The RNA shown here (Lysine riboswitch aptamer) has 176 nucleotides and comes from butyrate-producing bacterium SM4/1. The same sequence occurs in records of 2 taxa. The coordinates come from a structure-prediction model, not an experiment, and the mean pLDDT is 80. Its Rfam family is "Lysine riboswitch aptamer". Rfam describes the family as follows. Riboswitches are metabolite binding domains within certain messenger RNAs that serve as precision sensors for their corresponding targets. Lineage of the source: Bacteria > Bacillati > Bacillota > Clostridia > Eubacteriales.
RNA sequence: AUACAAAGUAGAGGUUGCGUCGAUCAUCAGUAGCCGGCCGGAUGUUGCAGGAACAGAGGAAGGCCGAUGAAAGGGAGAGACGCCGAAGAUUCAUGCAGAACUGCCUGCGUGCUUCUGGGCAUAUGGUGAAGAACCAUAUGACUAUCAUCUGUGCAGGAUGGGGAGCUACGAAAGAA
Numbered sequence: 001a002u003a004c005a006a007a008g009u010a011g012a013g014g015u016u017g018c019g020u021c022g023a024u025c026a027u028c029a030g031u032a033g034c035c036g037g038c039c040g041g042a043u044g045u046u047g048c049a050g051g052a053a054c055a056g057a058g059g060a061a062g063g064c065c066g067a068u069g070a071a072a073g074g075g076a077g078a079g080a081c082g083c084c085g086a087a088g089a090u091u092c093a094u095g096c097a098g099a100a101c102u103g104c105c106u107g108c109g110u111g112c113u114u115c116u117g118g119g120c121a122u123a124u125g126g127u128g129a130a131g132a133a134c135c136a137u138a139u140g141a142c143u144a145u146c147a148u149c150u151g152u153g154c155a156g157g158a159u160g161g162g163g164a165g166c167u168a169c170g171a172a173a174g175a176a
Base pairs, nucleotide, nucleotide: 002176004174008169009168010167011166014084017083018082019081020080021079024076025075033068035066036065037064038063039062043055044054045053047104048103049102050101087116088115089114092111093110094109095108096107097106098105117143118142120140121139122138123137124136125135126134127133145161146160147159148158149157150156
């Protein structure tokens, strides 16, 4: 001095990249619920079970009719914001909520473990009012990137890998 090379910095995949937010709109739904009438005739009330408490022959559950009549979650297009493990799921722990007790379950957060490069289509399963949307798995082609091989050697093709990756800068320590 050169090549290798950490931390760190900046970027790329897509015009259907990812996520969040408020307003509006449709759906939820003429549903749930409340009130009244009739039938019914002993049980009913939390997401489930147990127990407790309460309601109930002055009529429970359930059904029909009439009148009244929502909301939450999820969704849409545009907008704004944050980004490229963006994000999603999963294991465990923990906090809050679902009426108060116990257990389970579910939802929303936080941390940890593990998996997935990305979107799309199909099938199955789950959540859900839902032929919407979301989630998981599998298959399929597409797409970005890297490695190897091939090649008409500027095009492309085949196989394989994973995001703590890839590209660019960087240059500590180290050793050649």